Context: one part of a larger RNA
RNA sequence: GGCUUGCGGAGGAUACCUAGGCACACAGAGGCGAAGAAGGACGUGGUUACCAACGAAAAGCUCCGGGGAGUUGGAAGCAAGCAUUGAGCCGGAGGUGUCCGAAUGGGGGAACCCUAAAAACUGCCUAUUGAAUAUAUAGAUAGGUAAGAGCGAACCGGGCGAACUGAAACAUCUUAGUAGCCCGAGGAAAAGAAAUCAAACGAGAUUCUCCAAGUAGUGGUGAGCGAACGGGGAAGAGCCUAAACCAACAAGCUUGCUUGUUGGGGUAGUGGGACAGCAUGAUGCGAAUCGUAGAGUUAGACGAAGCAUUGAAAAGAUGCACCAGAGAAAGUGAAAGUCUUGUAGUCGAAAACUUGAAGAUAGCAGCUGAAUCCCGAGUAGCAUGGGGCACGUGAAAUUCCAUGUGAAUCAGUCUCGACCACGAGAUAAGGCUAAAUACUCCUGUGUGACCGAUAGCGAAACAGUACCGCGAGGGAAAGGUGAAAAGAACCCCAACAAGGGGAGUGAAAAAGAACAUGAAACCGCAAGCCC
Numbered sequence: 001g002g003c004u005u006g007c008g009g010a011g012g013a014u015a016c017c018u019a020g021g022c023a024c025a026c027a028g029a030g031g032c033g034a035a036g037a038a039g040g041a042c043g044u045g046g047u048u049a050c051c052a053a054c055g056a057a058a059a060g061c062u063c064c065g066g067g068g069a070g071u072u073g074g075a076a077g078c079a080a081g082c083a084u085u086g087a088g089c090c091g092g093a094g095g096u097g098u099c100c101g102a103a104u105g106g107g108g109g110a111a112c113c114c115u116a117a118a119a120a121c122u123g124c125c126u127a128u129u130g131a132a133u134a135u136a137u138a139g140a141u142a143g144g145u146a147a148g149a150g151c152g153a154a155c156c157g158g159g160c161g162a163a164c165u166g167a168a169a170c171a172u173c174u175u176a177g178u179a180g181c182c183c184g185a186g187g188a189a190a191a192g193a194a195a196u197c198a199a200a201c202g203a204g205a206u207u208c209u210c211c212a213a214g215u216a217g218u219g220g221u222g223a224g225c226g227a228a229c230g231g232g233g234a235a236g237a238g239c240c241u242a243a244a245c246c247a248a249c250a251a252g253c254u255u256g257c258u259u260g261u262u263g264g265g266g267u268a269g270u271g272g273g274a275c276a277g278c279a280u281g282a283u284g285c286g287a288a289u290c291g292u293a294g295a296g297u298u299a300g301a302c303g304a305a306g307c308a309u310u311g312a313a314a315a316g317a318u319g320c321a322c323c324a325g326a327g328a329a330a331g332u333g334a335a336a337g338u339c340u341u342g343u344a345g346u347c348g349a350a351a352a353c354u355u356g357a358a359g360a361u362a363g364c365a366g367c368u369g370a371a372u373c374c375c376g377a378g379u380a381g382c383a384u385g386g387g388g389c390a391c392g393u394g395a396a397a398u399u400c401c402a403u404g405u406g407a408a409u410c411a412g413u414c415u416c417g418a419c420c421a422c423g424a425g426a427u428a429a430g431g432c433u434a435a436a437u438a439c440u441c442c443u444g445u446g447u448g449a450c451c452g453a454u455a456g457c458g459a460a461a462c463a464g465u466a467c468c469g470c471g472a473g474g475g476a477a478a479g480g481u482g483a484a485a486a487g488a489a490c491c492c493c494a495a496c497a498a499g500g501g502g503a504g505u506g507a508a509a510a511a512g513a514a515c516a517u518g519a520a521a522c523c524g525c526a527a528g529c530c531c
Stems, first nucleotide, its partner, number of pairs: 001530009016480002020451002022448007029440002031151002039100003042055003046078002050074002061094006070082003105114003115118001121148002123145007155186001156184005166173001170220001196203002207234005217225002238432003241376001245264009269410001271375004275369004283365003289360002294355005300347003306320005321338002323327001329341003381405007391417001412427005467474002487515001490502004
């Protein structure tokens, strides 16, 4: 020096555990904000650095309920209190709520400064004034109002809109109307009551889903893209206007018309309505609006049945019992139906909110007739250029946009995949509409062939922290004494340190805070063997 064995040190793997995560289901909620939000700054405690709580009325104030013995948060100690005249705690309703922040009296380098008390700006209403430009208008000023503004995870509608990539290169094409940016709305949004499909039979708003079907098509006929009809389901709901015509009022002027406002009327495709005549407040339908009873949510209450021996400790084992509408679960010194909290079951609200039978209200509904009138215009259509339709310009309909042109009013118009005829269907150029559908920042309950500390959220822990970066931004590590601190009085070595030895506690200290288990690498000590 090496190997082996044993005993230690160091280290923190492994198994065990869970305080935290992940996913999903079912309910709820789906917004907050000028009555000042989200998010912060600074403060508030007897003592107070931090976190949670709160706001100069500051770890809290008032009222109304619940509850019933302790309490002054995490978090000990000391001090001083409060509480059965009901505290602390839980729920409901209020009060207070500094400063910044949309931030809004002015300014500003956020949490500050200044004036001195202010709705800053936009919108809306009223009035006054007032250009080019005559009437006017734009604009300006004043007063009033208080609608908007900002934040928020996804879902939704719209506007703008890539590239990598694929095509084994690449340009049309694809990726993809995706990502991204912007605008807007709601708890859902969007769509929606046929100018729809169909095919000679018929259906009857929209949305979602399964099939049809990877079919028909489309496509440098490449890569790829990719329907519809029809059928099965979920859900189911239909309405209001414009116009014709009538009335009132106002304005204008060619003084009997036009325009405007308001009210009536009216809403359709077996065309409807106006109009004329007849009938009529009787009966029926009936909300999506209001809202009663009730129900639910936001605190809670009652709630069965076991003892002994062993052991540090019983819930285990043994012995003898009991309950069960309760043998879900968690905790308790080891493994508990009967110890605790609970569970099944039953009950409960002064107050606030949600929902909502009944009821009410809005609203709706007759027949006949033929002449005249109305039935959504710079619209439909067409031409050109584009977009979108599964459809890349194609024979390319249907649909949308731009430019140009430009109809008809029911004997009308549009569609049925160029176009024409016949036939069929519908009734454009105004609007509203629940449900079935999408999502989850958030709340409650529950579940898991989900994780168990290099896993699971980045974060089990004071984590978006420490730290890095000028900045945008990046972004950790770190869990376990014990049943209970009973956390080691006292003595000794040492330097009054660190560390250790006794003593003591404890079931255990080889559980001593660098604390449960305690692998390996690595480092020692002892012994054996070899060189």
The part of an RNA shown here (large-subunit ribosomal RNA, domain I) has 531 nucleotides and comes from Fischerella thermalis CCMEE 5273. The prediction has a mean pLDDT of 84.